[in-house]
RNA sequence: CAGGGGGAGAGUCUUGAAGGCACUUUUGUGCCGGAAAGCGCCGAAGGAGCAAGCGUUUAAGUGAAACUCUCAGGCAAACAGACCUUUG
Numbered sequence: 001c002a003g004g005g006g007g008a009g010a011g012u013c014u015u016g017a018a019g020g021c022a023c024u025u026u027u028g029u030g031c032c033g034g035a036a037a038g039c040g041c042c043g044a045a046g047g048a049g050c051a052a053g054c055g056u057u058u059a060a061g062u063g064a065a066a067c068u069c070u071c072a073g074g075c076a077a078a079c080a081g082a083c084c085u086u087u088g
Base pairs, nucleotide, nucleotide: 001088002087003086004085005084006083011039013038014037015036019032020031021030022029023028040075041074042073046071047069048068049067053062054061
């Protein structure tokens, strides 16, 4: 680096455009559909932050993560997924 296996957390929340189907006296009603928006939440892709220590006359600087922040990503399933394992 590549292949295989395992792999958590949090709303399948609310509103609902285009479009389609059925009914209809109709300017309407019901169903499907799901663009876009809103609030709430998760952290184990990625990203960002820092303690001791080192350093300095003193500063600057350096300094890890599964910690913290949640920009990104995610909140039924699927995909993804740090990390563990296995084969080469």
Predicted 3D model of an 88-nucleotide RNA (Glycine riboswitch aptamer) from a soil metagenome. The RNAcentral record of the sequence draws on MGnify.